[in-house]
Parts: sequence; C1' cells; structure tokens
RNA sequence: GGGGUUGUAGCUCAGCUGGGAGAGCGCAGCGUUCGCAACGCUGAGGUCGAGGGUUCGAAUCCCUUCAACUCCA
Repeated sequence: GGGGUUGUAGCUCAGCUGGGAGAGCGCAGCGUUCGCAACGCUGAGGUCGAGGGUUCGAAUCCCUUCAACUCCA
C1' cells in the first nucleotide's frame, strides 16, 4: 500500500425482508432476612464509531472516513 471482518447500554453480545432500539451480567431502589448472600419485583442507563446520500421512514441500503483484528505484498 491492497483485500476481508468487526464497531449497538459500564462489560459481553443479539437485532431476520428498512418501520418497537433489546438481552444477560453489572448498577440503584423495594420485598424477603437480625444482617449478608441468594431469590423476586421495579427502575435508571444509548450521538447504534463519525460525516454525507437514497427513502415517507435508516443500527439495517449506498459513498467517504476513523479505530481494532486479520490476510496478501
């Protein structure tokens, strides 16, 4: 330098054929307990890497770009 994969909640990751942004763990509150743990219930938490385009509508399609990993040279 060229090709490929990945980027979504604090962490690990789903998200189908374009229309609801989600799960587990963690965190906070409540219940239970003398207390802790465990369990149950409730809740907070998101520029969907960034910018632009297409579309009535984009995490999803297209272009550019950044980062990580990987292959080739």